[in-house]
RNA sequence: GAUAGAGGUUGCGUUUUUCAAGAGUACCUUUUCGGAUGCGGCAGGCGCAGAGGAAGGGAAGGGAAAGGGGAACACGCCGAAAGAGGGGAUGAUCUGCUCAUCGGCUCUUGGGCAUACAGUUAAGAGCUGUAUGACUGUCAUCUGGUGGUUACAGGAUGGUGCGCUAUC
Numbered sequence: 001g002a003u004a005g006a007g008g009u010u011g012c013g014u015u016u017u018u019c020a021a022g023a024g025u026a027c028c029u030u031u032u033c034g035g036a037u038g039c040g041g042c043a044g045g046c047g048c049a050g051a052g053g054a055a056g057g058g059a060a061g062g063g064a065a066a067g068g069g070g071a072a073c074a075c076g077c078c079g080a081a082a083g084a085g086g087g088g089a090u091g092a093u094c095u096g097c098u099c100a101u102c103g104g105c106u107c108u109u110g111g112g113c114a115u116a117c118a119g120u121u122a123a124g125a126g127c128u129g130u131a132u133g134a135c136u137g138u139c140a141u142c143u144g145g146u147g148g149u150u151a152c153a154g155g156a157u158g159g160u161g162c163g164c165u166a167u168c
Base pairs, nucleotide, nucleotide: 001168002167003166004165005164008078011077012076013075014074016072017071018070019069027062028061029060030059031058032057033056037049038048039047040046041097042096043095044094045093081109082108083107084106085105088102089101090100091099092098110136111135113133114132115131116130117129118128119127120126137160138159139158140157141156142155143154145152146151
């Protein structure tokens, strides 16, 4: 340097199906009150609707979806993947801001779990970040029962993936 592997049955990610929730919400129709604004992410412009009745309230009828979550199957994998930063392209009526998607660069994180705080979200779910805690994988050092050439179970301490193991 190349190849192949291991960590866990709660390793990571993705699609599909189904279930709950979102929610009797947004929205639409009718009617009534009301009486001039409302909508397009925000502002300006522009456009649309509006005294042939705007916003908002009451009543009746109809009535979603997305992101996220649980379960199952399948697939791709072991920097799997996640986050932060700045910049590029596209889109949201035009410009600015903001938001969303895509791909690339730099940095951080071995893994899952629990707790606390913060952010996100409809949410006491979940996700993300930080801190703490034990657990776990792996390596090093020390100890060490078995064995008596090596080596290995167990224990303690410390480190952590550009790492570790095997072969060439």
A computed fold for a 168-nucleotide RNA from uncultured Acetatifactor sp., annotated as Lysine riboswitch aptamer. It matches the Rfam family "Lysine riboswitch aptamer". Rfam 15.1 lists 3,224 matches to the family in 1,923 species. Its family is annotated with lysine biosynthetic process in the Gene Ontology. The RNAcentral record of the sequence draws on MGnify. NCBI's taxonomy places the organism under Bacteria, Bacillota, Clostridia, Lachnospirales, Acetatifactor.